Predicted 3D model of a 71-nucleotide RNA (transfer RNA) from Roseivivax halodurans JCM 10272. The prediction has a mean pLDDT of 81.
[in-house]
C1' cells in the first nucleotide's frame, strides 16, 4: 500500500427502505423482620460528515476506529 468483515443502550445481541428491539445490568415500587428470588415500572443507544429517498441502523461517497486476508 491494496483488499475484505466490523462499529446500535453500561455488557452480549437483534432489526426485509416505513414506531430502534431482547437477555443481562442499573434505578424506583410492591412482596420479605433484613436481604435474595418473584412482580409491575422507569431511564439508557444507531462510529462520524455529506448524498439519495416522501421515509435510511439498513443504500451510496469520504472520513475515524477495531480485526482478518495480501504483497
Nucleotide at each position: 500500500g491494496c483488499c475484505g468483515u466490523c462499529u446500535u443502550a453500561g455488557c452480549u445481541c437483534a432489526a426485509u427502505g416505513g414506531u430502534a428491539g431482547a437477555g443481562c445490568g442499573u434505578c424506583g415500587c410492591g412482596u420479605u423482620g433484613u436481604g435474595g428470588c418473584c412482580g409491575c415500572g422507569a431511564a439508557g443507544a444507531u462510529u462520524c460528515a455529506g448524498g439519495u429517498u416522501c421515509a435510511a441502523c439498513u443504500c451510496c461517497u469520504g472520513g475515524a476506529g477495531a480485526c482478518g486476508g495480501u504483497u
Rfam family: tRNA. By type it is a transfer RNA. The sequence is in RNAcentral, with records from Rfam.